This is a predicted structure of a 399-nucleotide RNA (Bacterial RNase P class A) from Paenibacillus aquistagni.
The sequence is in RNAcentral, with records from ENA and Rfam.
It matches the Rfam family "Bacterial RNase P class A". Rfam classes the family as a ribozyme.
The model forms 94% of the base pairs in the Rfam consensus.
Taxonomically the source falls in Paenibacillus (Bacteria, Bacillati, Bacillota, Caryophanales).
Its mean pLDDT, the model's own confidence on a scale to 100, is 76.
RNA sequence: AAAGUUUGUCAGACAAUCGCUGGUGAGGUAGCUCACGAGAGGAAAGUCCGGGCUCCAUAGGGCAGGAUGCUGGAUAACGUCCAGUCAACGCAAGUUGAAGGAUAGUGCCACAGAAAUGGACCGCCGAUGGCCGCUUGCGGCACAGGCAAGGGUGGAACCGUGGUGUAAGAGACCACGAGGAACGCUGGUGACUUCGUUCCUGGUAAACCCCAUCUGGAGCAAGACCUAAUGAGACACAUGCCCUGCGAAGGGCAGCCUUAGCCCGAGGUGUGUCUGGGUUGGUCGCUUGAGCGGCUUAGCAAUAUGCCGCCUAGAUAGAUGAUUGUCUCCUAGUAGUGGAAGGGUUGUUCCCGCAACACCACGAACGGUACAGAACCCGGCUUAUGCCAAGCUUUCCAU
Numbered sequence: 001a002a003a004g005u006u007u008g009u010c011a012g013a014c015a016a017u018c019g020c021u022g023g024u025g026a027g028g029u030a031g032c033u034c035a036c037g038a039g040a041g042g043a044a045a046g047u048c049c050g051g052g053c054u055c056c057a058u059a060g061g062g063c064a065g066g067a068u069g070c071u072g073g074a075u076a077a078c079g080u081c082c083a084g085u086c087a088a089c090g091c092a093a094g095u096u097g098a099a100g101g102a103u104a105g106u107g108c109c110a111c112a113g114a115a116a117u118g119g120a121c122c123g124c125c126g127a128u129g130g131c132c133g134c135u136u137g138c139g140g141c142a143c144a145g146g147c148a149a150g151g152g153u154g155g156a157a158c159c160g161u162g163g164u165g166u167a168a169g170a171g172a173c174c175a176c177g178a179g180g181a182a183c184g185c186u187g188g189u190g191a192c193u194u195c196g197u198u199c200c201u202g203g204u205a206a207a208c209c210c211c212a213u214c215u216g217g218a219g220c221a222a223g224a225c226c227u228a229a230u231g232a233g234a235c236a237c238a239u240g241c242c243c244u245g246c247g248a249a250g251g252g253c254a255g256c257c258u259u260a261g262c263c264c265g266a267g268g269u270g271u272g273u274c275u276g277g278g279u280u281g282g283u284c285g286c287u288u289g290a291g292c293g294g295c296u297u298a299g300c301a302a303u304a305u306g307c308c309g310c311c312u313a314g315a316u317a318g319a320u321g322a323u324u325g326u327c328u329c330c331u332a333g334u335a336g337u338g339g340a341a342g343g344g345u346u347g348u349u350c351c352c353g354c355a356a357c358a359c360c361a362c363g364a365a366c367g368g369u370a371c372a373g374a375a376c377c378c379g380g381c382u383u384a385u386g387c388c389a390a391g392c393u394u395u396c397c398a399u
Base pairs, nucleotide, nucleotide: 001395002394003393004392005391006390007389008388010386012327013326014325015324016323017322018321020039021038023036024035025034026033027032041371045382046381048380049379050378051377052376053219054218055217056216065215066214067213068212069211070084071083072082073081074080085099086097087096088095089094100210101209105208106207107204108203109202121151122150123147124146125145128144129143130141131140132139133138134137159177160176161175162174163173164172178201179200180199181198182197183196184195187192223284224283225282226281232275233274234273235272236271237270239254240253241252242251243250244249255269256268257267258266259265291310292309293308294307295306297304298303329368330367336362337361338360339359346355347354
């Protein structure tokens, strides 16, 4: 320098003006006004896990269903995190793991192939039995039958190689080797591991299943409280007459109420109390919390203990914004401007010399500045996304 890999930080700054939502204070009868101070994220997102909180359900236990699945630790809890083990991938740093059980049982293994857990297509044998021939203990046939060695199919043919053995063969037996299980042993808290003995040998549990552990349901539109008008019901008091209409209902007059006492005129006409439910509106829940920052101690770490300091959005159709100016960052040490030496390369050339590249110095602008907007809160995961820093690995170059 290039390529890669891991971890972490930040998420433009300042000022002015105009706004928006809470808080505190002051003024005002009130609507409101003024001042001060505060006001989105690392993911606020997806709503995928876990918890707090709320309501409902619930003697206790079990089954079913669901989730998880190497070990140890962390935590309120987790499917998360940390540290390890083993396996796979990578030259390496490192990454990934759907990592319990195939020695509980059942099922499945496309196509090809005779056969996919028990198989005879080609092939080998045919010792034994059968048939034929005769030299009567031999030859032939390949009918019964035996064989998983060889060929062929396949991802996979019953662990591999060599031997013994046999009629031919075979873990049938032997030697060496591969993998696995159980037991003992070495190390380790443990997963696991070293060595030994015995036993075993296809894969698949992201097929059913078995084993172990955990597990009640719904969710802030949870839930609690206050409440206007209208309507319903109960009680008490209060109004009569006329007209239209089948009725429901409507209209007129008088009475009563308001319009300061009276008249005219105008307007209105059941009133009061109580009960329970819903609507509307409002308050709480609601942001002091597994909280944040610094230091200390313990620990490899996740994390925890102790001390000190801090208070940091709470809207409700949803505020947290807009404009202008200066600077930061990218654009870019790029474009461009200038310079020395005529040293190197290329082209032209006999040479001199000229041009371009290269070298050194100074050094802009236009434009751009990611993903994205809280809605009860917290811990995670996943996804989206801009710049930067540090550690480590491999290769190359220089000293």